[in-house]
Context: one part of a larger RNA
RNA sequence: UGACGGGGGCUCACACAAGCGGUGGAACAUGUGGUUCAAUUCGAAGCAACGCGAAAAACCUUACCCGGGUUUGACAUGCUGGGAUUAUGCCGCUGAAAGGUGGCAAAUUGCCCGCAAGGGUGUAACCAGCACAGGUGUUGCAUGGCUGUCGUCAGCUCGUGUCGUGAGAUGUCGGGUUAAGUCCCAUAACGAGCGAAACCCUUGUCACUAGUUGCCAGCGGGUUAUGCCGGGAACUCUAGUGAGACUGCCGUUGUCAAAACGGAGGAAGGUGGGGACGACGUCAAGUCAUCAUGGCCCUUACACCCGGGGCUACACACGUGUUACAAUGGUCGGGAUAGAGGGAUGCAAGGCCGAAAGGUAGAGCAAAUCCCUAAACCUGGCCCCAGUUCAGAUUGUAGGCUGCAAUUCGCCUGCAUGAAGUUGGAAUCGCUAGUAAUCGCGGAUCAGCAGUGCCGCGGUGAAUAUGUUCCUGAGCCUUGUACA
Numbered sequence: 001u002g003a004c005g006g007g008g009g010c011u012c013a014c015a016c017a018a019g020c021g022g023u024g025g026a027a028c029a030u031g032u033g034g035u036u037c038a039a040u041u042c043g044a045a046g047c048a049a050c051g052c053g054a055a056a057a058a059c060c061u062u063a064c065c066c067g068g069g070u071u072u073g074a075c076a077u078g079c080u081g082g083g084a085u086u087a088u089g090c091c092g093c094u095g096a097a098a099g100g101u102g103g104c105a106a107a108u109u110g111c112c113c114g115c116a117a118g119g120g121u122g123u124a125a126c127c128a129g130c131a132c133a134g135g136u137g138u139u140g141c142a143u144g145g146c147u148g149u150c151g152u153c154a155g156c157u158c159g160u161g162u163c164g165u166g167a168g169a170u171g172u173c174g175g176g177u178u179a180a181g182u183c184c185c186a187u188a189a190c191g192a193g194c195g196a197a198a199c200c201c202u203u204g205u206c207a208c209u210a211g212u213u214g215c216c217a218g219c220g221g222g223u224u225a226u227g228c229c230g231g232g233a234a235c236u237c238u239a240g241u242g243a244g245a246c247u248g249c250c251g252u253u254g255u256c257a258a259a260a261c262g263g264a265g266g267a268a269g270g271u272g273g274g275g276a277c278g279a280c281g282u283c284a285a286g287u288c289a290u291c292a293u294g295g296c297c298c299u300u301a302c303a304c305c306c307g308g309g310g311c312u313a314c315a316c317a318c319g320u321g322u323u324a325c326a327a328u329g330g331u332c333g334g335g336a337u338a339g340a341g342g343g344a345u346g347c348a349a350g351g352c353c354g355a356a357a358g359g360u361a362g363a364g365c366a367a368a369u370c371c372c373u374a375a376a377c378c379u380g381g382c383c384c385c386a387g388u389u390c391a392g393a394u395u396g397u398a399g400g401c402u403g404c405a406a407u408u409c410g411c412c413u414g415c416a417u418g419a420a421g422u423u424g425g426a427a428u429c430g431c432u433a434g435u436a437a438u439c440g441c442g443g444a445u446c447a448g449c450a451g452u453g454c455c456g457c458g459g460u461g462a463a464u465a466u467g468u469u470c471c472u473g474a475g476c477c478u479u480g481u482a483c484a
Base pairs, nucleotide, nucleotide: 001484002483003481004480005479007478008477009476010475011474012473013472015468016467019431020430021429022428023427026323027322028321029320030319031318032317033316034314035313042053043052064309065308066307067306068305069304070303073132077131078130079129080128081127082126088105089104090103091102092101093100094099110121111120112119113118134298135297137296138295139294143292144291145287146286147285148283150281155194156193157192158191159190160189161170162169163168174185175184176183200275201274202273203272205243206242207241208240209239210238211237215232216231219230220229221228246269249263250262251261252260253259325424329383330382331381332380333379334378335377341372342371343370346365347364351360352359353358390421395416396415397414398413399412400411401410437460438459439458440457441456442455443454
């Protein structure tokens, strides 16, 4: 100087408390361990691995296993020799395919000299050979890059000066204050940098500008009805430019300070809400399987191609979720209301067929124009507390869709079947407001889909905390130490 303490002081955080909803019990989905297997490819491992890499494992992917094949190679560059042999199309044999092997067709064939014949030279492709290619082989404890974490915590440092023999200290401590090393005061320190804040995006209010595909107040026309039409530019909205919030104003408190509390005005008040943004460093944290890369290793194989299988196994254990156990509900009919996205190998209206999945045909739409497109909710009927008109696992069967192909191993529909489950031990998680809870919708990936995942979007919409004794983590000051 740090680190540590079942030392002290001050302070903070959904850390506890106060509340609401879960997990832990059930079934299923998914990941992991274990076991099994020819293979169940590899990585991730307390928090910070385990719906993680994977924003899609039937083939492909695919790295694994079995079998069949190739050896200058699926891919790159160069050299030597040959050199129109070839590219292209078609056919045969063998084969599961890859590959191996044989044949046919027609066209093209550079540059220089030359009318031409011909001569010289030589490229692409191809063949033979040589250098080399190739490796998801190894080392993340050789590395770059990227990332997680402490933590959006308030810290981490430097120059000059001063003090100390020196390591170092001071500044950065103290009194207040703040979300903040934020600001004020004080001060052997005076300043500065990286962080905090601000600048950026978004959302909330208003003004101006601009009105199409969006809008419709007033005027006119028209319809069973609809901005449907003329028209309008007010309103909504769209999207560009501005304004607006600064403790600016008032009062009280406060060191004539910083600031705190209350109030006014205001759409918004003290960082208005949300996001992006992550200091010096820590964990030899993660990644050699995104990529790049040193060393090492393989080179008729640890490379490459193909068919099939596996990654989907299943006495079991754990994590993360979904659906439930019902009446604040289930079911059947009627009625209403979003936002954000996506759409041409696409989204598909309204028809017709089918009980449905779906099929058929197809208006419109490269989209503020057309389409995908709501549910909880409201309303009426039934159910009457039961393993039920709850719950839907499992299984049988009949169909549909995608795709070369659904057996291993896809999704969807109908009928039948109708399991566990009556609110979950010890323990444990999330959340402070448009949040939790609850309801549906969209997107990426994608032929299809195992999505209940992930990332977004809106609808409905709470309770509680005015406290810091305790648990956990963190910051500052101080103290002890046989630790570094």
Predicted 3D model of a 484-nucleotide part of an RNA (small-subunit ribosomal RNA, 3' major domain) from an uncultured bacterium. It matches the Rfam family "Bacterial small subunit ribosomal RNA". The full RNA is in RNAcentral, with records from ENA and SILVA.